[in-house]
Context: one part of a larger RNA
RNA sequence: GGCACACGGGGGAUGCCUAGGCUCUCAGAGGCGAUGAAGGACGCGAUAAGCUGCGAAAAGCGACGGGAAGGAGCACAUAUCCGGUGAUCCGUCGGUAUCCGAAUGGGGCAACCCCCUUGGUUGAAGACCAAGGACCUCUUUCUAUAGGAAAGCAGGGGCAAACCCGGGGAACUGAAACAUCUAAGUACCCGGAGGAAAAGAAAAUAACAAUGAUUCCCCAAGUAGUGGCGAGCGAACGGGGAGGAGCCCAAACCGGGUUGGUUACGGCCAGUCCGGGGUUGUAGGACCACGAUAUCUGAUUCAUACACAUUAGCUGAACGACGUGGGAAAGUCGAUCAUAGAGGGUGAGAAUCCCGUAAGCGAACUUGUGUGUGACGGUAGUGGAAUCCUGAGUAAGGCGGGACCAGCGAAAUCCCGUCUGAAUCCGGCGGUACCAUCCGCCAAGGCUACAUACUCCUGAGAGACCGAUAGUGAACUAGUACCGUGAGGGAAAGGUGAAAAGAACCGGGAAUACCGGAGUGAAAAGAACCUGAAACCGUGUGCUU
Repeated sequence: GGCACACGGGGGAUGCCUAGGCUCUCAGAGGCGAUGAAGGACGCGAUAAGCUGCGAAAAGCGACGGGAAGGAGCACAUAUCCGGUGAUCCGUCGGUAUCCGAAUGGGGCAACCCCCUUGGUUGAAGACCAAGGACCUCUUUCUAUAGGAAAGCAGGGGCAAACCCGGGGAACUGAAACAUCUAAGUACCCGGAGGAAAAGAAAAUAACAAUGAUUCCCCAAGUAGUGGCGAGCGAACGGGGAGGAGCCCAAACCGGGUUGGUUACGGCCAGUCCGGGGUUGUAGGACCACGAUAUCUGAUUCAUACACAUUAGCUGAACGACGUGGGAAAGUCGAUCAUAGAGGGUGAGAAUCCCGUAAGCGAACUUGUGUGUGACGGUAGUGGAAUCCUGAGUAAGGCGGGACCAGCGAAAUCCCGUCUGAAUCCGGCGGUACCAUCCGCCAAGGCUACAUACUCCUGAGAGACCGAUAGUGAACUAGUACCGUGAGGGAAAGGUGAAAAGAACCGGGAAUACCGGAGUGAAAAGAACCUGAAACCGUGUGCUU
RNA backbone atom coordinates (compact mmCIF):
# COMPACT_ATOMS: atom_id res chain seq x y z
C1' G A 1 0.00 0.00 0.00
C1' G A 2 -4.05 -3.56 -1.22
C1' C A 3 -8.22 -6.80 0.24
C1' A A 4 -11.81 -8.46 3.96
C1' C A 5 -14.52 -7.76 8.46
C1' A A 6 -16.00 -4.59 12.59
C1' C A 7 -16.79 0.30 14.54
C1' G A 8 -16.91 5.52 13.56
C1' G A 9 -16.69 10.53 11.28
C1' G A 10 -18.68 13.12 7.16
C1' G A 11 -22.70 13.97 4.00
C1' G A 12 -27.95 14.71 3.34
C1' A A 13 -29.89 10.74 -0.78
C1' U A 14 -34.15 7.70 0.30
C1' G A 15 -38.74 6.70 2.95
C1' C A 16 -42.72 8.98 5.54
C1' C A 17 -45.10 13.86 6.29
C1' U A 18 -47.39 18.93 4.64
C1' A A 19 -48.07 24.28 6.34
C1' G A 20 -47.52 25.56 -0.09
C1' G A 21 -48.48 25.14 -5.01
C1' C A 22 -50.94 23.33 -9.93
C1' U A 23 -55.34 22.37 -12.92
C1' C A 24 -60.43 22.57 -12.94
C1' U A 25 -66.01 22.75 -11.43
C1' C A 26 -70.21 25.42 -9.36
C1' A A 27 -71.71 29.97 -7.38
C1' G A 28 -70.43 35.23 -6.29
C1' A A 29 -68.03 39.61 -7.76
C1' G A 30 -66.30 42.06 -11.96
C1' G A 31 -63.77 47.39 -10.36
C1' C A 32 -60.77 51.18 -7.01
C1' G A 33 -59.87 56.78 -7.48
C1' A A 34 -60.06 64.48 -6.19
C1' U A 35 -64.92 62.12 0.04
C1' G A 36 -57.41 61.57 -2.76
C1' A A 37 -56.76 55.23 -5.35
C1' A A 38 -53.14 51.43 -6.60
C1' G A 39 -48.36 51.53 -4.52
C1' G A 40 -45.03 53.43 -1.05
C1' A A 41 -41.92 56.58 2.74
C1' C A 42 -41.76 57.54 7.86
C1' G A 43 -43.71 56.43 12.30
C1' C A 44 -47.00 53.78 16.36
C1' G A 45 -45.37 48.44 21.28
C1' A A 46 -43.05 48.42 28.71
C1' U A 47 -38.92 46.10 26.02
C1' A A 48 -39.30 45.85 19.33
C1' A A 49 -34.61 44.25 14.33
C1' G A 50 -38.29 41.61 10.78
C1' C A 51 -43.41 40.32 9.29
C1' U A 52 -48.54 41.61 10.35
C1' G A 53 -51.89 45.48 11.99
C1' C A 54 -52.56 50.55 12.54
C1' G A 55 -51.76 56.38 11.65
C1' A A 56 -49.65 61.85 16.01
C1' A A 57 -56.97 59.46 18.41
C1' A A 58 -51.15 55.25 15.43
C1' A A 59 -50.95 46.09 17.15
C1' G A 60 -55.56 50.95 17.91
C1' C A 61 -61.14 54.87 19.29
C1' G A 62 -66.95 54.84 19.27
C1' A A 63 -71.97 52.68 18.38
C1' C A 64 -74.94 48.48 17.27
C1' G A 65 -75.24 43.14 16.74
C1' G A 66 -72.95 38.15 17.69
C1' G A 67 -70.29 35.42 21.37
C1' A A 68 -68.79 33.53 26.36
C1' A A 69 -63.89 33.08 29.77
C1' G A 70 -60.18 34.11 29.17
C1' G A 71 -56.94 37.97 27.00
C1' A A 72 -52.65 41.92 25.70
C1' G A 73 -50.80 39.42 16.85
C1' C A 74 -46.52 36.04 14.50
C1' A A 75 -43.62 35.38 19.42
C1' C A 76 -43.37 29.81 23.51
C1' A A 77 -39.79 34.92 28.27
C1' U A 78 -40.08 38.86 32.09
C1' A A 79 -42.73 42.91 33.93
C1' U A 80 -47.27 45.42 34.16
C1' C A 81 -52.20 45.38 33.06
C1' C A 82 -57.46 44.21 30.97
C1' G A 83 -61.89 40.91 31.67
C1' G A 84 -69.47 38.39 34.06
C1' U A 85 -70.28 46.63 34.93
C1' G A 86 -69.09 40.83 29.45
C1' A A 87 -62.88 41.60 27.77
C1' U A 88 -59.95 39.22 23.76
C1' C A 89 -62.48 37.61 19.24
C1' C A 90 -66.23 37.94 14.83
C1' G A 91 -69.81 41.09 11.68
C1' U A 92 -71.90 45.97 10.15
C1' C A 93 -71.81 51.22 10.42
C1' G A 94 -68.90 55.38 11.93
C1' G A 95 -64.35 58.43 13.81
C1' U A 96 -59.07 59.24 13.14
C1' A A 97 -56.22 58.50 8.81
C1' U A 98 -48.62 62.05 9.04
C1' C A 99 -45.84 62.60 4.17
C1' C A 100 -45.23 61.00 -1.06
C1' G A 101 -47.90 59.23 -5.10
C1' A A 102 -53.12 61.13 -10.83
C1' A A 103 -50.84 64.61 -6.72
C1' U A 104 -53.88 69.10 -8.02
C1' G A 105 -51.15 76.44 -4.54
C1' G A 106 -45.60 76.98 -6.79
C1' G A 107 -41.13 74.19 -7.06
C1' G A 108 -38.49 69.52 -6.65
C1' C A 109 -33.07 64.91 -7.01
C1' A A 110 -40.91 61.10 -4.67
C1' A A 111 -41.85 60.83 0.73
C1' C A 112 -38.68 67.49 0.79
C1' C A 113 -38.51 73.05 0.09
C1' C A 114 -41.19 77.73 -0.49
C1' C A 115 -45.81 80.75 -0.98
C1' C A 116 -50.90 83.41 -1.26
C1' U A 117 -56.16 84.24 0.80
C1' U A 118 -59.58 83.88 5.02
C1' G A 119 -60.17 82.71 10.19
C1' G A 120 -57.70 81.51 14.84
C1' U A 121 -53.73 80.80 19.01
C1' U A 122 -52.28 86.35 21.14
C1' G A 123 -50.90 91.27 20.34
C1' A A 124 -46.56 93.76 15.92
C1' A A 125 -42.84 90.54 13.69
C1' G A 126 -41.95 85.35 13.66
C1' A A 127 -43.99 80.55 14.43
C1' C A 128 -48.05 77.25 14.56
C1' C A 129 -53.32 75.48 13.68
C1' A A 130 -57.92 75.03 10.35
C1' A A 131 -60.09 75.75 5.49
C1' G A 132 -59.18 77.04 0.45
C1' G A 133 -55.81 78.09 -3.89
C1' A A 134 -53.63 72.84 -10.53
C1' C A 135 -55.39 71.90 -15.49
C1' C A 136 -59.23 70.35 -19.16
C1' U A 137 -64.41 69.82 -20.45
C1' C A 138 -69.49 71.14 -19.54
C1' U A 139 -73.28 74.56 -17.69
C1' U A 140 -74.62 79.45 -16.12
C1' U A 141 -73.47 84.53 -15.76
C1' C A 142 -70.62 89.05 -16.86
C1' U A 143 -68.10 91.86 -20.24
C1' A A 144 -68.35 92.36 -25.52
C1' U A 145 -65.02 89.16 -29.63
C1' A A 146 -60.46 87.63 -26.57
C1' G A 147 -56.09 82.22 -26.49
C1' G A 148 -61.30 87.03 -21.82
C1' A A 149 -63.31 86.88 -16.61
C1' A A 150 -66.30 84.83 -12.62
C1' A A 151 -69.32 81.04 -10.39
C1' G A 152 -70.82 75.54 -9.81
C1' C A 153 -71.59 70.03 -3.52
C1' A A 154 -71.11 68.98 -12.47
C1' G A 155 -67.70 65.63 -14.82
C1' G A 156 -62.61 64.14 -16.23
C1' G A 157 -57.32 62.96 -14.97
C1' G A 158 -54.50 57.84 -12.30
C1' C A 159 -54.35 52.43 -11.24
C1' A A 160 -55.91 47.36 -12.38
C1' A A 161 -54.95 39.97 -14.49
C1' A A 162 -57.34 38.52 -18.79
C1' C A 163 -61.41 39.20 -22.02
C1' C A 164 -63.51 43.46 -25.99
C1' C A 165 -63.60 47.52 -29.81
C1' G A 166 -60.93 51.05 -32.64
C1' G A 167 -56.17 53.67 -34.77
C1' G A 168 -51.18 52.16 -36.28
C1' G A 169 -48.32 47.73 -37.40
C1' A A 170 -43.18 44.32 -37.99
C1' A A 171 -39.53 40.58 -38.58
C1' C A 172 -37.64 35.84 -37.74
C1' U A 173 -40.01 31.86 -40.18
C1' G A 174 -42.43 28.74 -44.38
C1' A A 175 -42.04 28.54 -49.58
C1' A A 176 -36.51 23.30 -48.38
C1' A A 177 -32.87 29.85 -51.99
C1' C A 178 -36.17 34.36 -52.88
C1' A A 179 -39.11 38.95 -54.70
C1' U A 180 -45.72 38.09 -55.22
C1' C A 181 -47.28 35.08 -51.18
C1' U A 182 -46.64 33.24 -45.91
C1' A A 183 -45.80 34.22 -40.84
C1' A A 184 -50.28 37.97 -39.76
C1' G A 185 -53.55 42.02 -39.31
C1' U A 186 -49.96 37.89 -35.24
C1' A A 187 -46.20 40.27 -31.75
C1' C A 188 -45.78 45.14 -30.26
C1' C A 189 -47.32 50.60 -29.63
C1' C A 190 -51.47 54.10 -28.92
C1' G A 191 -56.74 55.41 -27.74
C1' G A 192 -61.45 53.85 -25.51
C1' A A 193 -65.23 51.03 -22.87
C1' G A 194 -67.89 47.35 -20.01
C1' G A 195 -69.11 43.40 -16.70
C1' A A 196 -69.00 41.77 -20.62
C1' A A 197 -67.54 44.22 -25.30
C1' A A 198 -68.69 44.15 -30.37
C1' A A 199 -72.80 43.16 -33.69
C1' G A 200 -78.01 43.91 -34.42
C1' A A 201 -83.97 44.75 -36.42
C1' A A 202 -82.82 43.83 -44.07
C1' A A 203 -81.60 49.24 -49.67
C1' A A 204 -80.71 40.85 -46.27
C1' U A 205 -80.62 35.73 -47.97
C1' A A 206 -82.61 33.11 -51.76
C1' A A 207 -84.72 31.26 -56.54
C1' C A 208 -90.35 30.74 -59.22
C1' A A 209 -90.26 27.52 -53.32
C1' A A 210 -89.45 30.40 -49.54
C1' U A 211 -86.92 32.47 -45.01
C1' G A 212 -87.36 36.67 -41.75
C1' A A 213 -82.33 41.37 -36.61
C1' U A 214 -77.64 40.05 -34.25
C1' U A 215 -74.40 36.64 -31.57
C1' C A 216 -72.43 31.64 -30.27
C1' C A 217 -71.96 26.08 -31.06
C1' C A 218 -72.34 21.39 -34.35
C1' C A 219 -72.56 20.15 -39.53
C1' A A 220 -72.21 21.74 -44.46
C1' A A 221 -66.27 21.39 -45.43
C1' G A 222 -60.93 21.29 -45.82
C1' U A 223 -66.22 21.51 -49.96
C1' A A 224 -66.97 26.02 -53.59
C1' G A 225 -63.09 28.91 -54.49
C1' U A 226 -58.32 31.38 -54.20
C1' G A 227 -53.02 30.60 -54.99
C1' G A 228 -45.05 32.34 -58.13
C1' C A 229 -52.59 27.38 -59.27
C1' G A 230 -46.14 26.89 -55.25
C1' A A 231 -46.03 27.02 -49.96
C1' G A 232 -50.40 27.74 -48.45
C1' C A 233 -55.14 30.42 -47.55
C1' G A 234 -60.24 29.14 -47.31
C1' A A 235 -66.02 30.80 -47.30
C1' A A 236 -71.33 30.93 -48.01
C1' C A 237 -76.35 28.91 -48.99
C1' G A 238 -78.80 25.32 -46.30
C1' G A 239 -79.74 21.94 -41.92
C1' G A 240 -79.52 21.06 -36.47
C1' G A 241 -79.08 23.49 -31.62
C1' A A 242 -78.23 27.81 -27.51
C1' G A 243 -80.96 32.20 -27.00
C1' G A 244 -84.88 35.25 -28.33
C1' A A 245 -87.25 41.58 -28.26
C1' G A 246 -87.85 44.88 -30.50
C1' C A 247 -87.66 50.18 -30.83
C1' C A 248 -86.53 55.78 -31.17
C1' C A 249 -85.40 60.15 -34.20
C1' A A 250 -84.84 63.63 -38.89
C1' A A 251 -88.76 65.49 -42.45
C1' A A 252 -93.86 66.89 -44.12
C1' C A 253 -97.93 69.38 -40.91
C1' C A 254 -99.59 72.24 -36.32
C1' G A 255 -98.40 75.59 -32.13
C1' G A 256 -95.17 78.75 -29.27
C1' G A 257 -90.58 81.68 -28.03
C1' U A 258 -86.72 84.59 -30.16
C1' U A 259 -83.68 87.30 -33.98
C1' G A 260 -83.65 89.74 -38.65
C1' G A 261 -86.03 91.72 -43.17
C1' U A 262 -90.34 93.98 -45.12
C1' U A 263 -95.13 96.30 -44.71
C1' A A 264 -100.72 99.42 -47.79
C1' C A 265 -99.32 98.35 -39.83
C1' G A 266 -103.94 93.86 -40.81
C1' G A 267 -99.77 90.95 -41.51
C1' C A 268 -96.04 88.34 -44.60
C1' C A 269 -91.10 86.11 -45.29
C1' A A 270 -86.44 84.01 -43.51
C1' G A 271 -83.15 82.00 -39.62
C1' U A 272 -82.93 79.60 -34.96
C1' C A 273 -84.82 77.12 -30.49
C1' C A 274 -88.75 74.43 -27.90
C1' G A 275 -93.36 71.45 -27.77
C1' G A 276 -97.02 68.35 -30.48
C1' G A 277 -97.04 65.04 -34.71
C1' G A 278 -94.54 60.92 -37.18
C1' U A 279 -91.18 56.52 -38.41
C1' U A 280 -92.41 52.58 -43.36
C1' G A 281 -91.82 48.90 -48.67
C1' U A 282 -98.33 43.73 -49.79
C1' A A 283 -95.04 51.43 -49.17
C1' G A 284 -95.75 54.66 -44.85
C1' G A 285 -96.85 59.43 -42.96
C1' A A 286 -98.63 64.55 -43.31
C1' C A 287 -103.72 66.29 -45.04
C1' C A 288 -109.39 65.36 -45.16
C1' A A 289 -113.53 62.33 -43.32
C1' C A 290 -115.30 58.51 -39.80
C1' G A 291 -114.54 55.99 -35.21
C1' A A 292 -112.33 54.55 -30.32
C1' U A 293 -110.00 55.49 -25.16
C1' A A 294 -109.45 49.63 -25.62
C1' U A 295 -105.50 46.28 -25.45
C1' C A 296 -100.84 44.98 -24.43
C1' U A 297 -96.30 46.48 -22.43
C1' G A 298 -91.51 48.89 -20.27
C1' A A 299 -84.92 48.05 -21.41
C1' U A 300 -87.10 54.18 -16.80
C1' U A 301 -86.01 55.51 -12.09
C1' C A 302 -88.15 56.46 -7.20
C1' A A 303 -91.11 55.02 -3.06
C1' U A 304 -93.25 51.12 -0.33
C1' A A 305 -94.46 46.08 1.34
C1' C A 306 -93.13 41.11 1.35
C1' A A 307 -89.99 37.02 0.26
C1' C A 308 -85.26 35.06 -0.64
C1' A A 309 -80.14 35.57 -0.56
C1' U A 310 -75.75 38.10 1.60
C1' U A 311 -72.58 40.29 5.48
C1' A A 312 -71.35 37.44 12.47
C1' G A 313 -73.61 32.99 14.28
C1' C A 314 -76.86 28.91 17.02
C1' U A 315 -78.92 23.85 18.12
C1' G A 316 -77.07 19.36 16.69
C1' A A 317 -77.81 11.81 18.01
C1' A A 318 -75.05 7.66 19.88
C1' C A 319 -69.66 3.64 24.23
C1' G A 320 -68.19 1.12 27.84
C1' A A 321 -65.04 -2.73 29.69
C1' C A 322 -60.79 -6.10 29.29
C1' G A 323 -55.82 -7.01 28.13
C1' U A 324 -51.10 -5.24 25.26
C1' G A 325 -48.55 -0.77 25.18
C1' G A 326 -45.12 5.21 26.99
C1' G A 327 -49.83 6.27 24.88
C1' A A 328 -55.61 2.89 22.26
C1' A A 329 -58.62 5.29 18.31
C1' A A 330 -55.71 -1.07 16.73
C1' G A 331 -57.27 -6.30 19.13
C1' U A 332 -61.15 -8.95 22.12
C1' C A 333 -66.08 -8.79 24.42
C1' G A 334 -70.66 -6.58 24.80
C1' A A 335 -73.73 -2.07 23.27
C1' U A 336 -75.77 2.50 20.76
C1' C A 337 -76.97 6.49 16.96
C1' A A 338 -77.74 7.28 11.94
C1' U A 339 -81.98 12.61 7.19
C1' A A 340 -75.30 12.51 10.88
C1' G A 341 -70.39 5.94 8.47
C1' A A 342 -67.94 13.81 4.57
C1' G A 343 -63.49 15.53 6.58
C1' G A 344 -59.99 17.00 10.33
C1' G A 345 -57.95 16.55 15.34
C1' U A 346 -56.83 13.84 19.74
C1' G A 347 -49.90 10.13 22.77
C1' A A 348 -50.89 4.17 16.75
C1' G A 349 -55.98 3.13 12.78
C1' A A 350 -62.43 6.89 16.65
C1' A A 351 -69.83 7.12 13.30
C1' U A 352 -70.79 7.22 19.20
C1' C A 353 -63.78 11.88 22.90
C1' C A 354 -63.22 17.13 20.42
C1' C A 355 -64.25 20.34 16.03
C1' G A 356 -67.66 19.14 12.80
C1' U A 357 -71.24 16.44 9.40
C1' A A 358 -77.13 15.42 8.13
C1' A A 359 -81.19 18.24 9.41
C1' G A 360 -83.16 22.59 11.41
C1' C A 361 -82.81 27.76 13.11
C1' G A 362 -80.87 33.02 13.07
C1' A A 363 -79.73 39.74 11.84
C1' A A 364 -80.16 45.75 15.26
C1' C A 365 -77.08 47.06 10.76
C1' U A 366 -75.15 46.25 5.29
C1' U A 367 -75.74 44.82 0.28
C1' G A 368 -78.23 42.35 -3.71
C1' U A 369 -82.22 39.77 -6.36
C1' G A 370 -87.33 38.77 -7.23
C1' U A 371 -92.57 39.73 -6.81
C1' G A 372 -96.77 43.00 -5.86
C1' U A 373 -98.62 48.05 -5.57
C1' G A 374 -98.15 53.23 -6.59
C1' A A 375 -95.66 56.95 -9.41
C1' C A 376 -93.51 57.76 -14.47
C1' G A 377 -93.90 56.37 -19.61
C1' G A 378 -94.94 53.68 -24.53
C1' U A 379 -98.65 51.27 -27.72
C1' A A 380 -103.35 50.99 -32.20
C1' G A 381 -108.18 51.28 -36.51
C1' U A 382 -111.12 52.25 -41.51
C1' G A 383 -111.67 55.00 -46.05
C1' G A 384 -110.22 58.99 -49.55
C1' A A 385 -107.19 60.78 -52.98
C1' A A 386 -105.34 66.83 -55.32
C1' U A 387 -100.83 68.42 -52.93
C1' C A 388 -96.47 67.81 -49.51
C1' C A 389 -92.57 64.64 -46.79
C1' U A 390 -89.58 60.10 -46.29
C1' G A 391 -81.74 61.24 -44.14
C1' A A 392 -76.96 65.09 -50.60
C1' G A 393 -71.52 66.99 -51.65
C1' U A 394 -74.92 61.52 -50.25
C1' A A 395 -75.48 57.16 -53.89
C1' A A 396 -72.91 56.29 -58.15
C1' G A 397 -68.72 57.03 -61.73
C1' G A 398 -63.04 57.91 -63.18
C1' C A 399 -58.10 57.22 -60.91
C1' G A 400 -55.27 55.01 -56.60
C1' G A 401 -55.50 51.71 -52.39
C1' G A 402 -57.74 48.41 -48.71
C1' A A 403 -61.56 44.53 -46.74
C1' C A 404 -64.09 40.00 -48.36
C1' C A 405 -62.91 32.70 -50.01
C1' A A 406 -61.61 36.12 -54.08
C1' G A 407 -53.44 37.88 -55.01
C1' C A 408 -57.17 42.97 -60.71
C1' G A 409 -59.20 39.16 -62.51
C1' A A 410 -64.97 38.67 -66.63
C1' A A 411 -64.97 41.07 -60.58
C1' A A 412 -70.00 42.08 -58.22
C1' U A 413 -70.40 43.80 -52.79
C1' C A 414 -68.23 46.92 -48.63
C1' C A 415 -64.54 50.85 -46.85
C1' C A 416 -60.86 54.99 -47.61
C1' G A 417 -58.09 59.10 -50.48
C1' U A 418 -58.72 62.24 -54.78
C1' C A 419 -61.53 64.40 -59.07
C1' U A 420 -66.49 64.54 -60.47
C1' G A 421 -71.47 64.03 -59.07
C1' A A 422 -77.62 61.96 -59.51
C1' A A 423 -82.83 60.50 -58.90
C1' U A 424 -87.07 62.00 -55.22
C1' C A 425 -92.25 57.09 -55.24
C1' C A 426 -94.42 57.42 -62.54
C1' G A 427 -88.50 57.05 -57.29
C1' G A 428 -84.14 54.15 -55.65
C1' C A 429 -80.76 49.70 -54.31
C1' G A 430 -79.57 44.48 -54.79
C1' G A 431 -79.85 39.33 -56.79
C1' U A 432 -71.07 38.25 -58.46
C1' A A 433 -69.11 42.24 -65.18
C1' C A 434 -73.18 44.19 -68.16
C1' C A 435 -78.55 44.20 -70.31
C1' A A 436 -83.79 42.61 -70.17
C1' U A 437 -87.64 40.07 -67.51
C1' C A 438 -88.78 38.52 -62.75
C1' C A 439 -87.97 38.45 -57.50
C1' G A 440 -86.30 40.70 -52.86
C1' C A 441 -85.51 45.17 -50.27
C1' C A 442 -85.82 50.88 -48.92
C1' A A 443 -79.16 53.37 -48.09
C1' A A 444 -76.93 57.97 -47.07
C1' G A 445 -79.61 59.16 -38.46
C1' G A 446 -79.66 56.45 -33.73
C1' C A 447 -80.63 52.76 -29.50
C1' U A 448 -81.22 47.66 -28.05
C1' A A 449 -81.16 42.68 -23.22
C1' C A 450 -80.29 37.09 -23.77
C1' A A 451 -77.41 33.11 -25.62
C1' U A 452 -70.82 34.35 -26.27
C1' A A 453 -65.32 35.74 -24.17
C1' C A 454 -62.27 36.29 -19.71
C1' U A 455 -60.68 35.69 -14.11
C1' C A 456 -56.56 40.26 -10.50
C1' C A 457 -60.46 38.70 -6.71
C1' U A 458 -64.39 35.92 -2.83
C1' G A 459 -66.85 31.27 -1.12
C1' A A 460 -67.70 26.00 -1.56
C1' G A 461 -65.75 21.71 -3.72
C1' A A 462 -62.87 18.19 -6.96
C1' G A 463 -58.23 15.73 -8.87
C1' A A 464 -55.42 7.84 -12.16
C1' C A 465 -51.89 16.60 -10.28
C1' C A 466 -46.73 17.78 -7.20
C1' G A 467 -44.75 16.42 -2.44
C1' A A 468 -39.29 20.40 -0.65
C1' U A 469 -33.44 19.61 -6.91
C1' A A 470 -40.87 18.32 -7.22
C1' G A 471 -45.06 21.81 -7.15
C1' U A 472 -45.46 28.90 -8.28
C1' G A 473 -39.32 32.13 -8.71
C1' A A 474 -41.30 32.01 -3.62
C1' A A 475 -44.42 25.82 1.86
C1' C A 476 -39.49 29.62 5.61
C1' U A 477 -38.70 37.79 7.12
C1' A A 478 -39.39 35.98 -1.39
C1' G A 479 -39.66 39.24 -5.86
C1' U A 480 -36.51 38.84 0.04
C1' A A 481 -30.90 38.34 0.34
C1' C A 482 -27.58 39.17 -3.40
C1' C A 483 -25.84 41.03 -8.53
C1' G A 484 -26.23 45.29 -11.99
C1' U A 485 -25.24 52.81 -13.14
C1' G A 486 -29.82 51.11 -15.15
C1' A A 487 -33.54 48.46 -17.81
C1' G A 488 -33.22 44.06 -15.46
C1' G A 489 -31.56 39.39 -13.28
C1' G A 490 -32.66 36.64 -9.00
C1' A A 491 -31.49 32.43 -5.14
C1' A A 492 -30.64 29.09 -1.06
C1' A A 493 -33.41 27.86 3.03
C1' G A 494 -39.35 22.73 5.64
C1' G A 495 -39.52 18.18 9.84
C1' U A 496 -36.68 17.36 18.20
C1' G A 497 -40.74 15.24 20.92
C1' A A 498 -47.24 13.07 22.35
C1' A A 499 -45.77 16.86 25.73
C1' A A 500 -39.98 21.08 26.62
C1' A A 501 -40.57 16.94 30.22
C1' G A 502 -35.13 21.61 26.05
C1' A A 503 -30.81 17.93 30.23
C1' A A 504 -31.05 20.25 37.80
C1' C A 505 -26.56 18.57 39.97
C1' C A 506 -21.25 16.49 39.86
C1' G A 507 -16.44 15.80 37.41
C1' G A 508 -12.50 16.95 33.48
C1' G A 509 -11.40 21.56 31.00
C1' A A 510 -9.16 28.47 30.48
C1' A A 511 -14.28 27.91 29.03
C1' U A 512 -20.91 29.92 28.12
C1' A A 513 -16.41 24.96 23.71
C1' C A 514 -16.45 19.95 24.14
C1' C A 515 -16.50 15.39 26.82
C1' G A 516 -17.78 11.84 30.99
C1' G A 517 -21.48 10.85 34.73
C1' A A 518 -26.43 11.87 36.69
C1' G A 519 -31.42 12.96 35.25
C1' U A 520 -35.98 13.47 31.43
C1' G A 521 -38.26 10.58 27.81
C1' A A 522 -41.31 4.97 24.75
C1' A A 523 -36.85 6.19 22.29
C1' A A 524 -31.67 10.92 22.93
C1' A A 525 -34.89 11.77 18.96
C1' G A 526 -30.29 16.71 22.40
C1' A A 527 -31.86 21.62 19.69
C1' A A 528 -25.67 21.49 13.74
C1' C A 529 -32.18 17.67 16.57
C1' C A 530 -37.30 12.00 12.13
C1' U A 531 -35.19 8.34 8.85
C1' G A 532 -29.81 8.93 7.87
C1' A A 533 -27.85 5.88 1.42
C1' A A 534 -23.32 7.01 -1.55
C1' A A 535 -18.88 9.83 -2.56
C1' C A 536 -14.96 11.15 0.86
C1' C A 537 -11.83 10.56 5.69
C1' G A 538 -10.43 7.40 9.70
C1' U A 539 -9.53 3.54 13.89
C1' G A 540 -8.99 -1.70 15.16
C1' U A 541 -8.22 -6.87 13.74
C1' G A 542 -6.94 -10.59 10.05
C1' C A 543 -4.67 -11.93 5.38
C1' U A 544 -1.21 -10.30 1.76
C1' U A 545 2.89 -7.43 -1.12

Predicted 3D model of a 545-nucleotide part of an RNA (large-subunit ribosomal RNA, domain I) from Hymenobacter psychrotolerans DSM 18569.
The full RNA is in RNAcentral, with records from ENA and SILVA.
The prediction has a mean pLDDT of 83.
The source organism's lineage runs through Bacteria, Pseudomonadati, Hymenobacteraceae, Hymenobacter and Hymenobacter psychrotolerans.
Rfam family: Bacterial large subunit ribosomal RNA.